Annotation
SAM riboswitch aptamer (S box leader) from a soil metagenome, 142 nucleotides, folded computationally. Rfam family: SAM riboswitch aptamer (S box leader). From the family's description: The SAM riboswitch is found upstream of a number of genes which code for proteins involved in methionine or cysteine biosynthesis in Gram-positive bacteria. Rfam links the family to the GO term regulation of gene expression. The prediction has a mean pLDDT of 78.
[in-house]
């Protein structure tokens, strides 16, 4: 930088001792113990692996004799290419299942909002909602 996903799911113990939820604004979590480190456990299924199915499909086989072409052999009911069908391998694509090897994750929708569009209600400024799209971020794969 590109692509995919982000409303589901899953926590105990030890050390430690004041922060944490990315940033900003809110709102939360935290001395009934935050961050961090270690141990054990769990969730999920992105990648890898295995199996199955479908598609595609080298090779190969068959068909056909319309088309192209043929040095030598040959002048044939031939060869090659093209065409069509079947179809092995598979370094290919898609789907399903299994597993848990590489990651990831285990408060709150990515906790909510911020920018744009549409829309409902209240209003003196303005505020409170709903829907969609962005931006930013996180994770995976490349």
């Nucleotide at each position: 930088c590109u692509c995919a996903u982000c409303a589901a799911g899953a926590g105990g113990g030890g050390c430690a001792g004041a922060g944490g939820g990315a940033c900003c604004g809110g709102c939360c979590c935290g001395u009934u113990g935050a961050a961090g480190c270690c141990c054990c456990g769990g969730c999920a299924a992105c990648c890898a692996u295995u199996u199955c199915g479908c598609u595609c499909g080298a090779a190969g086989u068959g068909c056909g004799a319309c088309g192209a072409u043929c040095a030598a052999c040959a002048c044939g009911c031939g060869g090659u290419c093209u065409g069509c069908a079947c179809g092995u391998a598979g370094u290919a694509g898609c789907g399903a299942a299994a597993c848990a090897g590489g990651u990831g994750c285990c408060a709150a929708c990515u906790c909510c909002g911020u920018c744009c569009c549409g829309u409902g209600g209240a209003u003196g400024g303005u505020c409170c909602g709903c829907g969609g799209g962005g931006a930013a971020g996180a994770u995976g794969a490349g």